About this RNA: Predicted 3D model of a 77-nucleotide RNA (c-di-GMP-I riboswitch aptamer) from an Actinomycetota bacterium. The sequence was found by an Rfam model in a public genome assembly.

RNA sequence: CCCCGAUAAAGGCACUCCCGCCGUGAGGCGGGUUCGCAAAGCCACGGGACUCCGAUGGAGUCGGCCGGGCUACCGAA
Numbered sequence: 001c002c003c004c005g006a007u008a009a010a011g012g013c014a015c016u017c018c019c020g021c022c023g024u025g026a027g028g029c030g031g032g033u034u035c036g037c038a039a040a041g042c043c044a045c046g047g048g049a050c051u052c053c054g055a056u057g058g059a060g061u062c063g064g065c066c067g068g069g070c071u072a073c074c075g076a077a
Base pairs, nucleotide, nucleotide: 004075005074012037013036017032018031019030020029021028022027035064041070042069043068045067046066047065048062049061050060051059052058053057
């Protein structure tokens, strides 16, 4: 340095639900909650699911659905 991920250490993020705001909507943002996560950090490139429209098409949402790419804390076996 790479692979890897422990009854290690320091931390981090926050499913769901509730409240407020934005959006036609899927959903997003903020606060609380904390199921879980070794990338639950970033990217809409591929698949998939979902929403909208003027619907053989187009526009969008979801990465905590899967795959892939990039970056990263610690250091047992």